The RNA shown here (transfer RNA) has 73 nucleotides and comes from an uncultured bacterium. The RNAcentral record of the sequence draws on ENA. The coordinates come from a structure-prediction model, not an experiment, and the mean pLDDT is 81. It matches the Rfam family "tRNA". It is annotated as a transfer RNA.

RNA sequence: AAGUAUAUAGCUCAAUUGGCAGAGCGCUGCAUUGACGUUGCAGAGGCAAUUGGUUCAAAUCCAAUUAUACUUA
Numbered sequence: 001a002a003g004u005a006u007a008u009a010g011c012u013c014a015a016u017u018g019g020c021a022g023a024g025c026g027c028u029g030c031a032u033u034g035a036c037g038u039u040g041c042a043g044a045g046g047c048a049a050u051u052g053g054u055u056c057a058a059a060u061c062c063a064a065u066u067a068u069a070c071u072u073a
Base pairs, nucleotide, nucleotide: 001072002071003070004069005068006067007066010025011024012023013022019056027043028042029041030040031039049065050064051063052062053061
């Protein structure tokens, strides 16, 4: 320099290929316990890397940019 992949909750990852954004762990409260833990119930937490575009509707499609990883030279 060229190309490819990835970017979603505090962490690890889904989302049936366009139609209300979810799980596990963690966190908070309640119950259970003499206490802790376990277990059960409930809850908080994300405008989806950024900016535009297409569409009635975008995490999903398109373009550019940023970051990380890899390949080639």